[in-house]
RNA sequence: ACACGAUAAUGGCAAAUCUAUCGAAAGGUAGAGACGCAAAGCUACGGGCCUAAUGUACUCCACGAUGGCAGCCGGGCUGCCGAA
Numbered sequence: 001a002c003a004c005g006a007u008a009a010u011g012g013c014a015a016a017u018c019u020a021u022c023g024a025a026a027g028g029u030a031g032a033g034a035c036g037c038a039a040a041g042c043u044a045c046g047g048g049c050c051u052a053a054u055g056u057a058c059u060c061c062a063c064g065a066u067g068g069c070a071g072c073c074g075g076g077c078u079g080c081c082g083a084a
Stems, first nucleotide, its partner, number of pairs: 004082002012037002017032006035071001041077003045074003048069003055063002
């Protein structure tokens, strides 16, 4: 240095929910709050999933991202510590 991840150490992030707000919605942002996480840091490149506005089609249902999800998986970039 790379791999790896412990009943180690310093710490870090923050699910659900509530309040406020943006948005058609999914969802995002801020505060409170902690289910958990060794990348639960960043990234929409691939797969998958969510919503379906403007529309399309139709006769009450369907199609459909250009919208989203990184705490769904994989990839890319970066990073603390140091037992086996």

A computed fold for an 84-nucleotide RNA from Calditrichales bacterium MX18-03, annotated as c-di-GMP-I riboswitch aptamer.
Lineage of the source: Bacteria > Pseudomonadati > Calditrichota > Calditrichia > Calditrichales.